[in-house]
RNA sequence: CAUAACCAAAGGCAAACUCCCCGAAAGGGGGGGACGCAAAACCACGGGCCUUAAGGACUUUGUCCAAGGCGGCCGGGUUGCCUUA
Numbered sequence: 001c002a003u004a005a006c007c008a009a010a011g012g013c014a015a016a017c018u019c020c021c022c023g024a025a026a027g028g029g030g031g032g033g034a035c036g037c038a039a040a041a042c043c044a045c046g047g048g049c050c051u052u053a054a055g056g057a058c059u060u061u062g063u064c065c066a067a068g069g070c071g072g073c074c075g076g077g078u079u080g081c082c083u084u085a
Stems, first nucleotide, its partner, number of pairs: 003085003012037002017032006035072001041078003045075003048070003055065004
């Protein structure tokens, strides 16, 4: 340096729930809290899923469409700690 593994230590992140704030919503930020995580670090590139206020389309009091979201759904890309082989 590469590959594989994840028993130990140190350090890290933080699901549900809850309080405050932002948002139309999905969801996000912060405090508390830990189900879990070796990439639960970063990038919406492909698939998937969620939402429809504004905008657009249409057969217009409705239906559909992300340019809005989810990286803790999967794949891909970039970076990366310790230990063992």